């Protein structure tokens, strides 16, 4: 060059057949408890906003009533062909 595969919050890693995203879990943050720390509880952690509502799945378009999920083109990893 050609072909597979994957890209989601501060990490890891879910989302069935297209139909609540941020599930679970780490980690941070308050608090409980300890003499103190761990380990355990409880509560909260995407961004904008007073609210309502909008944003947001590597970038950009597209289809569609509706996209993480399907197409296009494109960057970046990783396998494999040449």
């Nucleotide at each position: 060059g050609c072909g597979g595969u994957g890209g989601u919050g501060g990490c890891g890693g879910a989302a069935u057949u297209g139909g609540c995203a941020g599930a679970c879990g780490c980690g941070c943050u308050g608090g409980g408890u300890u003499u103190a720390g761990g380990a355990c509880c409880c509560a909260g952690u995407c961004c904008c906003g007073a609210a309502a509502g909008g944003g947001g799945u590597g970038g950009a378009g597209g289809u569609u009533c509706g996209a993480g999920u399907c197409c296009u083109c494109u960057c970046c990893g990783c396998c494999g062909c040449a």